Large-subunit ribosomal RNA, domain IV from a Planctomycetota bacterium, 356 nucleotides, folded computationally.
[in-house]
Context: one part of a larger RNA
RNA sequence: CCACCGUUAAGGAACUCGGCAAAUUAGCUCCGUAACUUCGGGAGAAGGAGUGCCUCUAGAUGUGAAGGUCCUGCGAUUGGAGCAUCUGGAGGUCGCAGUGAAAGGUGGGCUGCAACUGUUUAUCAAAAACACAGGUCUGUGCUAAGGCCGAAAGCCGACGUAUACAGACUGACGCUUGCUCAGUGACGGAAGGUCAAGGUAAGGGGUUAGACCGCAAGGUCGAAGCUCCGAGCUCAAGCCCCGUUAAACAGCGGCCGUAACUAUGACGGUCCUAAGGUAGCGAAAUUCCUUGUCGGGUAAGUUCCGACCCGCAUGAAUAGCGUAAUGACAGCCCAACUGUCUCAACGAUGGACUCG
Repeated sequence: CCACCGUUAAGGAACUCGGCAAAUUAGCUCCGUAACUUCGGGAGAAGGAGUGCCUCUAGAUGUGAAGGUCCUGCGAUUGGAGCAUCUGGAGGUCGCAGUGAAAGGUGGGCUGCAACUGUUUAUCAAAAACACAGGUCUGUGCUAAGGCCGAAAGCCGACGUAUACAGACUGACGCUUGCUCAGUGACGGAAGGUCAAGGUAAGGGGUUAGACCGCAAGGUCGAAGCUCCGAGCUCAAGCCCCGUUAAACAGCGGCCGUAACUAUGACGGUCCUAAGGUAGCGAAAUUCCUUGUCGGGUAAGUUCCGACCCGCAUGAAUAGCGUAAUGACAGCCCAACUGUCUCAACGAUGGACUCG
C1' cells in the first nucleotide's frame, strides 16, 4: 500500500449527483397514538415506562400424597399436602450497564407516478413499463366468429352456446368523458354513372369448289365449310354516389376595434372551417423564452412546496381531474444517528514485501 474488520477527541452531512456506505433503532409487557380515510385502515403511527437476582406473599392451571368414609375391588368418594408452570404484590440485593451475549423496525412531513398483491429485459434496466379486477366498443346463432396444420380429413374454440366465445382500447374507486362525419375506415342503401370475363351479334378478313378474263404466265370475282377479328346490345361486385358511425383512425382557427386616468376587454366587425378545445388541470414526467412572477422553507434554494396563467407545443377511455391504502419507484424537507466529511489516527486478520 490492498482487501475485510474494530475503536475514536471536538463538530455532526460541512461529504456527495444523491446521507452512497456506515451508524442509530430493535425482543417482550404496559401506557399512549395525529391528519386523512374507501371506516377496513393509517398503526408497531408518533412518543413514553418497565425488564436481573434473592426472600416472603396472593391467585390461576396441571398433577394429586397422607388421612377420612363406603367397602374388599390392585374399587369408589372425600381430602388437599408436596411438586411443576404462569401471572400479580411487598421487601431486599449487586453492577457503569439486567431483552447485560446473539438474534432482532430508524422515525416523521410534502409532492409526482402507478389503485392494490403480482410480472419483466436468465447474463448492465424491477420501473412510472406489463398484467390486473372493473369499463366500453366491435364481431359471432353453432359445421359460430376466431385460430392451427393440411390436398383433404381433422383439431382448438367447447363436450362451451350471446350472463358465451373472440378481437380492440381503457385500467380499482369517486366525479366526469364536451364539439366535429369534411378526409380515411367501418356499416347500411340501391335510383343513376362507370364497369371485367362471359353471352349475343351487325359487319369485316383468311382459305377455295367453282365462274370469268387471258395464247400463256397469271389476274378478277367467289358459295358452303373451316377459321380469325369484331362495333352494338346484355352483364356482378367494386368505385363514383346517398346516408349512419368518434370509448372508429383522427381533428378541435385568424385578424381588427371597443368601457369617462391608464390597463384590460364582458361587447362589436370581418375572413376561413367539418367543427373551432367544453369541464378540468396547468412553467407540469408536458414551458422554448426560463433560474417566468409572487409566497413558503434556508444566513444563502437553477431543485422542492403553494399560487398566478401569454398552455413555444394541456385536455377528456392514445382517457381528464381527484383519491385512502400499497411501493427495494422518483423529487424535496426535518429529527435522530454517525469517520460521509473537517482530517485523520490507532488496532486486528489475510495479502503485498524479505527469506526458503